Predicted 3D model of a 164-nucleotide RNA (c-di-AMP riboswitch aptamer (ydaO/yuaA leader)) from a Propionibacteriales bacterium. Taxonomically the source falls in Propionibacteriales (Bacteria, Bacillati, Actinomycetota, Actinomycetes). The sequence was found by an Rfam model in a public genome assembly. Its mean pLDDT, the model's own confidence on a scale to 100, is 75.
[in-house]
RNA sequence: UCGGACGCACCGCCGAACUGGCCCGGACGUGGGGAAGACGUCCAGGCCGGACCGGGGAACCAUGUUCCUGGGGUGAAUCGCGACGCCGUCCCGCACGGUGCCGUGUAGGGCAGACCUUGGCCCGAACCCGUCAGCUCACCCGGUAGGCGACGAGGACACUGGAG
Numbered sequence: 001u002c003g004g005a006c007g008c009a010c011c012g013c014c015g016a017a018c019u020g021g022c023c024c025g026g027a028c029g030u031g032g033g034g035a036a037g038a039c040g041u042c043c044a045g046g047c048c049g050g051a052c053c054g055g056g057g058a059a060c061c062a063u064g065u066u067c068c069u070g071g072g073g074u075g076a077a078u079c080g081c082g083a084c085g086c087c088g089u090c091c092c093g094c095a096c097g098g099u100g101c102c103g104u105g106u107a108g109g110g111c112a113g114a115c116c117u118u119g120g121c122c123c124g125a126a127c128c129c130g131u132c133a134g135c136u137c138a139c140c141c142g143g144u145a146g147g148c149g150a151c152g153a154g155g156a157c158a159c160u161g162g163a164g
Stems, first nucleotide, its partner, number of pairs: 011149004018050006025043006051144006061134001070132001071129004079105004084100006108123004115155005
C1' cells in the first nucleotide's frame, strides 16, 4: 500500500412485526455511610390498550353439478427451456410422463421520506390449513417474528430541524 475475515458504534435494509400503560423480578445510578423507602435508567416475564397486518363471515353479484388430478391460505416468489441421473409406459430404440440435481430465462418484487427519469446491484423462497372457506355489512378469530449491510446520478414537490 492492497485484499480478506471478525467485533463494536453510528446510520440503515427486507418484513405487518411498532408503540403506550400497569404488575412483577434483577442490575445500575441519586443522596455523608448502611438498611429500608422514594425517584430515574436498562433487561427479562405477565396482563391490558393504540397502531399496523392477516383469516373467517350476509344480501347483491359471481359460481350449473359430478368425476378425473381434492381444494384453499400467507408471501414478490409465478411460469418455462436445457443437460445429467433414476423410475414407469410388453422388450430395444425413439417418444411420452414423473422425479432428483444443476444451469439459464421469466411474471413479479427490493436497494436510505414518497414520486418521475436513468445507471448499477439483488431476490424470484419457504411455510401453513386439513376434505373445508368466491365476494361480503354487522360480527368472530389470529399475528406483531425472523434475518441482514441492500446503492449512485438528475428532476419536481412536501414536511421537519439547526444557524443568522